RNA sequence: UCAGAUAAAGCCAAACCCAUUGGAAAAUGGGGACGGAAAGCCACGGGUCCCGAGUCGUUGCGGAUAGCCGGGUUGCCGAGC
Numbered sequence: 001u002c003a004g005a006u007a008a009a010g011c012c013a014a015a016c017c018c019a020u021u022g023g024a025a026a027a028u029g030g031g032g033a034c035g036g037a038a039a040g041c042c043a044c045g046g047g048u049c050c051c052g053a054g055u056c057g058u059u060g061c062g063g064a065u066a067g068c069c070g071g072g073u074u075g076c077c078g079a080g081c
Base pairs, nucleotide, nucleotide: 002080004077011036012035016031017030018029019028020027021026034067040073041072042071044070045069046068047065048064049063050062051060
């Protein structure tokens, strides 16, 4: 540098269950592993989901999802070349 190996060392943790928070999507903690090489971080573009307050437009003061995809950014290991 390329690149993701039938390697090694670690890392994360879907569904489901319990507790807590929230109006909801969902989040956090514990248990649990379907998977993941960015399943680290950022809602910028697209997608999906939610609609309490405000408002009475079916959108936007918005909210959620980074484990839906793209993009940005940081980064472990290290066969091969």
Record summary:
Predicted 3D model of an 81-nucleotide RNA (c-di-GMP-I-GGC riboswitch aptamer) from Desulfococcus multivorans DSM 2059. RNAcentral holds the sequence, with entries from Rfam and Ribocentre. The prediction has a mean pLDDT of 78. Taxonomically the source falls in Desulfococcus multivorans (Bacteria, Desulfobacteria, Desulfobacterales, Desulfococcus). The same sequence occurs in records of 2 taxa.